[in-house]
Molecule: transfer RNA
Organism: candidate division WWE3 bacterium
RNA sequence: GCCCUCAUAGUUCAACGGAUAGAACGCGCGCCUCCUAAGUGUGAAAUGCAGGUUCAAUUCCCGCUGGGGGCA
Numbered sequence: 001g002c003c004c005u006c007a008u009a010g011u012u013c014a015a016c017g018g019a020u021a022g023a024a025c026g027c028g029c030g031c032c033u034c035c036u037a038a039g040u041g042u043g044a045a046a047u048g049c050a051g052g053u054u055c056a057a058u059u060c061c062c063g064c065u066g067g068g069g070g071c072a
Stems, first nucleotide, its partner, number of pairs: 001071007010025004018055001027043005048064002051061002
C1' cells in the first nucleotide's frame, strides 16, 4: 500500500428493507426476609462519524475513524 471482516444498552449478543430496536447478565426502585443472599415485580439505558439510495435504513451503497485477519 491492497483485500476481507467487525462496530447496536455498562457487558455479552439478537433484529427477511417496515413492530414501540429486543434478550441475558449487570444497575436503580419496590415485594419477600430479623438481615443478607436467593427468588420475584418494575424502571432507566444503545444503532461509531458524515453523505447517498428508498415511501421507509440497524440492515443496501460511498467515504472516514477504530478493532481483528490476510497479501505484499